Large-subunit ribosomal RNA, domain VI from Corynebacterium atrinae, 249 nucleotides, folded computationally.
The coordinates come from a structure-prediction model, not an experiment, and the mean pLDDT is 88.
The organism belongs to Corynebacterium, within Bacteria.

[in-house]
Context: one part of a larger RNA
RNA sequence: CGUAGAAACUUGUGGAAGGCUGUCCCUAGUACGAGAGGACCGGGACGGACGUACCUCUGGUGUGCCAGUUGUUCCGCCAGGAGCAGGGCUGGUUGGCUACGUACGGAAGGGAUAACCGCUGAAAGCAUCUAAGCGGGAAGCCUGUUUCGAGAUGAGGUUUCAUGUGAGGUCCCCUGGAGAUGACGGGGUUGAUAGGCCAGAUCUGGACGCAUUGUAAGGUGUGGAGGUGACUGGUACUAAUAGACCGAC
Numbered sequence: 001c002g003u004a005g006a007a008a009c010u011u012g013u014g015g016a017a018g019g020c021u022g023u024c025c026c027u028a029g030u031a032c033g034a035g036a037g038g039a040c041c042g043g044g045a046c047g048g049a050c051g052u053a054c055c056u057c058u059g060g061u062g063u064g065c066c067a068g069u070u071g072u073u074c075c076g077c078c079a080g081g082a083g084c085a086g087g088g089c090u091g092g093u094u095g096g097c098u099a100c101g102u103a104c105g106g107a108a109g110g111g112a113u114a115a116c117c118g119c120u121g122a123a124a125g126c127a128u129c130u131a132a133g134c135g136g137g138a139a140g141c142c143u144g145u146u147u148c149g150a151g152a153u154g155a156g157g158u159u160u161c162a163u164g165u166g167a168g169g170u171c172c173c174c175u176g177g178a179g180a181u182g183a184c185g186g187g188g189u190u191g192a193u194a195g196g197c198c199a200g201a202u203c204u205g206g207a208c209g210c211a212u213u214g215u216a217a218g219g220u221g222u223g224g225a226g227g228u229g230a231c232u233g234g235u236a237c238u239a240a241u242a243g244a245c246c247g248a249c
Base pairs, nucleotide, nucleotide: 001151005161006160007159008158009157010156014148015147016146017145020048021047022046023045024044025043026042032037050105051104052103053102054101058099059098060097061096065092066091067090068089069088070085071084072083073082074081075080109143110142111141116136117135118134119133168246169245170244171243172188173187174186175185176184193239194238195237196235197234198233199232200231203227204226209222210221211220212219213218
């Protein structure tokens, strides 16, 4: 830009992905074979590599979470803190993201076939799978599974709305499991969209102050204390005000 405008939900011409494989057990030490050895068919268990999804578990990561601690500067001093030193270093760690973690997959089934194996059967009184006719037969082909998908210009379908008294959309703003920017999703006071606050969870691991004990370093009590990013549920306190534009018989 097109498919008359718009909002939803769809059909699927067609495209893409996937299609791998091992060991062991049962059948069965059976069939077979003098023995040695040792099956088809059928069924089951456990793996390898690969792929997809996810974060309950196990780990990893954790740069404004918690604690410990060294040197130094500063907050007048003590105490308590802050800055810098690779987040100073060390021990843990929520959400998120992840694999070393978890779950699942390759199929079954159907159809047409290849090599090949057949039935009936003449030409050619026999024979012959083939000439007419009818079957079986592969990890391969077409499906079946997942996914994209109407620029499928053959531009499809259904529902609803509107047509200038304006359907709908955008700008703008608050934002996100979306994201380089556009885009996509949610929200904009008739509001829980983000922040704050409240409550909880989680993590850390026993705060400050005071009291007490010890000459002191330190210990104990108050007290599972204090603190706590992203998590859960609430709550209009703050900010989403106001407004403008585009737009179709």